[in-house]
Context: one part of a larger RNA
RNA sequence: CUGGGCGUAAAGGGUGCGUAGGCGGCUUUGCAAGUUUGGUGUGAAAGACCUGGGCUUAACCUGGGAAUUGCAUCGAAAACUGCAUGGCUUGAGAAUGGAAGAGGAAAAAUGGAAUUGCGAGUGUAGAGGUGGAAUUCGUAGAUAUUCGUAAGAACACCAAUGGCGAAGGCAGUUUUCUGGUCCAAUAUCUGACGCUGAGGCACGAAAGCGUGGGGAGCAAACAGGAUUAGAUACCCUGGUAGUCCACGCCCUAAACGAUGGAUACUAGAUGUUGGGAGCUUGCCUCUCGGUGUCGUAGCUAACGCGUUAAGUAUCCCGCCUGGGGAGUACGGUCGCAAGAUUAAAACUC
Numbered sequence: 001c002u003g004g005g006c007g008u009a010a011a012g013g014g015u016g017c018g019u020a021g022g023c024g025g026c027u028u029u030g031c032a033a034g035u036u037u038g039g040u041g042u043g044a045a046a047g048a049c050c051u052g053g054g055c056u057u058a059a060c061c062u063g064g065g066a067a068u069u070g071c072a073u074c075g076a077a078a079a080c081u082g083c084a085u086g087g088c089u090u091g092a093g094a095a096u097g098g099a100a101g102a103g104g105a106a107a108a109a110u111g112g113a114a115u116u117g118c119g120a121g122u123g124u125a126g127a128g129g130u131g132g133a134a135u136u137c138g139u140a141g142a143u144a145u146u147c148g149u150a151a152g153a154a155c156a157c158c159a160a161u162g163g164c165g166a167a168g169g170c171a172g173u174u175u176u177c178u179g180g181u182c183c184a185a186u187a188u189c190u191g192a193c194g195c196u197g198a199g200g201c202a203c204g205a206a207a208g209c210g211u212g213g214g215g216a217g218c219a220a221a222c223a224g225g226a227u228u229a230g231a232u233a234c235c236c237u238g239g240u241a242g243u244c245c246a247c248g249c250c251c252u253a254a255a256c257g258a259u260g261g262a263u264a265c266u267a268g269a270u271g272u273u274g275g276g277a278g279c280u281u282g283c284c285u286c287u288c289g290g291u292g293u294c295g296u297a298g299c300u301a302a303c304g305c306g307u308u309a310a311g312u313a314u315c316c317c318g319c320c321u322g323g324g325g326a327g328u329a330c331g332g333u334c335g336c337a338a339g340a341u342u343a344a345a346a347c348u349c
Stems, first nucleotide, its partner, number of pairs: 003321004007303002012317001014203004021196003025088003029084003033081002035077008049065006091193001092190003096184004103178002106176005111155001115151008126137002163170002208249006217243002222238004260316006268294011279282001298305002322349003331342004
């Protein structure tokens, strides 16, 4: 470079916004860059190919032809692409009227249960814990129980195969601010304004890092008790970072649907969720948007997928190319660090 691929065999970027680029709806007229077609010039010779000739033949030498699929230029065509121009409304967006929602660690207020600590009362010898124990707590009064009080963190039931969000993710209640989505009909407005997206920018669980707070419970590390041949574990008693808040970093995950985005087309059945229409008001019918299960055609190595495609197609991006070495070394970039990212080779099977 070409080909074949990317659910599970190697392979979809963690997610979005968007620059360049690539691709792009119906239609009028024009141009003629791409495109198609014809002419002219050029495309050295030799070689290669076809067909003749000369050495007795061949190798070899030699005549002619064709080829040289290219480039330039002149003319022609106008379907398609492109460019210019005018128009259109189906794509896209806006307006109007409705709707649902754990969308937003954005700002504030507030609630009850539980837990632990503290104070007080009752009360007495045990309590904890386990497979069984012990470490541990308790006559300086524990455990249990009642009342009061303080603190921090998380929000039982509702709860769902449910909802929302681009993903990460989001759940007590109330208020403020705020993002997105869906439906309806009029077709009221704009009139292709679209899709994708290398770089770039933003977001990005948990753990971890920096500064300052906070610290109830839980709990890496650590200590002790057990178990065991040993036990740097599993079990138990403690327990510090951390978990929480503010600000700033880190930028990784089995970041998974292990399935990139957009558009169109291709049987149905049955749940559920948010709208709408209809009448015969029903366990009704139709319709749009989500979310599940089963399944036809088709696809698949099989498993399975199957209008939420892994089917049939088009456009754009990312990625793969035997195993190990290795997501490593070196170099670059980023980071306070931890490290992240980009990313080989020798060698070996």

This is a predicted structure of a 349-nucleotide part of an RNA (small-subunit ribosomal RNA, central domain) from an uncultured Alphaproteobacteria bacterium. Its Rfam family is "Bacterial small subunit ribosomal RNA". The full RNA is in RNAcentral, with records from Greengenes. Its mean pLDDT, the model's own confidence on a scale to 100, is 86.